[in-house]
Context: one part of a larger RNA
RNA sequence: CUGGGCGUAAAGCGCGCGCAGGCGGUUGUAUAAGUUUUCUAUGAAAGUCGCUGGCUAAACUGGCGGAAUGUAGGAGAAACUGUACAACUAGAGAGAAAUAGAGGGAAGUAGAAUUCCGGGUGUAGUGGUGAAAUGCGUAGAUAUCCGGAGGAAUAUCAGAGGCGAAGGCGGCUUCCUGGAUUUCCACUGACGCUGAGGCGCGAAAGCGUGGGUAGCGAACGGGAUUAGAAACCCCGGUAGUCCACGCCGUAAACGAUGUACAUUAGGCGUUCGGUAUCCUGCGGGAUAUUGAGUGUCGGAGCAAACGCGAUAAAUGUACCGCCUGGGGAGUACGGUCGCAAGGCUAAAACUC
Numbered sequence: 001c002u003g004g005g006c007g008u009a010a011a012g013c014g015c016g017c018g019c020a021g022g023c024g025g026u027u028g029u030a031u032a033a034g035u036u037u038u039c040u041a042u043g044a045a046a047g048u049c050g051c052u053g054g055c056u057a058a059a060c061u062g063g064c065g066g067a068a069u070g071u072a073g074g075a076g077a078a079a080c081u082g083u084a085c086a087a088c089u090a091g092a093g094a095g096a097a098a099u100a101g102a103g104g105g106a107a108g109u110a111g112a113a114u115u116c117c118g119g120g121u122g123u124a125g126u127g128g129u130g131a132a133a134u135g136c137g138u139a140g141a142u143a144u145c146c147g148g149a150g151g152a153a154u155a156u157c158a159g160a161g162g163c164g165a166a167g168g169c170g171g172c173u174u175c176c177u178g179g180a181u182u183u184c185c186a187c188u189g190a191c192g193c194u195g196a197g198g199c200g201c202g203a204a205a206g207c208g209u210g211g212g213u214a215g216c217g218a219a220c221g222g223g224a225u226u227a228g229a230a231a232c233c234c235c236g237g238u239a240g241u242c243c244a245c246g247c248c249g250u251a252a253a254c255g256a257u258g259u260a261c262a263u264u265a266g267g268c269g270u271u272c273g274g275u276a277u278c279c280u281g282c283g284g285g286a287u288a289u290u291g292a293g294u295g296u297c298g299g300a301g302c303a304a305a306c307g308c309g310a311u312a313a314a315u316g317u318a319c320c321g322c323c324u325g326g327g328g329a330g331u332a333c334g335g336u337c338g339c340a341a342g343g344c345u346a347a348a349a350c351u352c
Stems, first nucleotide, its partner, number of pairs: 004323003007306002012320001014201004021194003025088007033081002035077008049065006091191001092188002095184005103177007110154001115149007125136002162169002206247006215241002220236004258319006266297014301308002325352003334345004
C1' cells in the first nucleotide's frame, strides 16, 4: 500500500461546538485543471521478456524486436469531477400560529418525617438481634401531649411516562433562559454533512478556601459471631454527604452499538401534535388517518451463534475515531496537564 474488521471474540473518543481538511442537491452556458483520444519528441547502454545466431551443449555471448507502467509539447472530445457565470427549490435555515416537558440558572416558600432542646403526664424498663451484648434509663429514659431549633430530602401523583448532546434532571411559586415537535407556508437560495488539531460540558469519589452539619456514614472505638473475624450483624462515630467559589476530568461515562442522509413486509402498545367522522354529562372521549418520539413481537436480509430487525447489527453513501495473539502493561522512560491524588500520550526486553 492492498485487504479485513469494531453489540458480546481485539476494536466507537463520555458528550457536544467547530477552524483546516474530505465529501456535497437540480438546470443551463462557458472553460478545459482533472479525465480521455491521437500525433511528435524523449524514456542511454547493459539487464529482464520474445525470436534468431556463435563457442561440440550450457553458463557466457552477437543481432533483431518488444517492453520501458513515465515525462514534455501540439491537435481534438466535453459525459463525469473541478472552476466561472446565470437560474431553481425537493436539502438547510428563517417567518407566523400553536403544543408538551423532573431541560438549565437565580430567588422565595410549603407540608410530612428524623434528630435535638424546653415544658406537662407517667414509671421501670428501653433498644437491638438468629440469639445476645455493648448502648440509653430512677440525675426519670422508652411511650405520649404541647412549644421551639436546625439541616437534608421532596411520599402519593409516578408510568416499559417526560425532558436533555451526554453527564443527568422530580414539592410549589416567581423571574431569566436553551432546545424540540406540529400546522400554515410570505421569505433566503445549497447557506449543507462530517470533522484531525482546538475549545467547552462532563456522575461519584477526591483536593483547596470559607461556611453548614438533622439523618446517613469510609476511617476509628466498643459489643457479638468465629478456630481466627482485619468482615458480614449490633451500639456509637470523624472526614464526607449539603452551600459558595476554584480544581480534578475519570466510570460497566453502556444501547458495551460514532455522526448525518437515503431505501427496504407487517402486528400490538404508549407519549405529544395535526386532520376527518361519531359520541358527550361540554371537562372530554372513541374510531380512522397523518407527523414527531418511545417500547415490544416479528418478515426479508444480516449474524459464528446469541440475536438485530424502519430507533438495524438489513441495503447503500460521506466523514471521523479505533483494532491487529495472551502476559509483560494501559506499565516504564520521556513529554505534557494537575495543589496533590493522579490524568493524557505510550514502548521494549523477556515469556507462553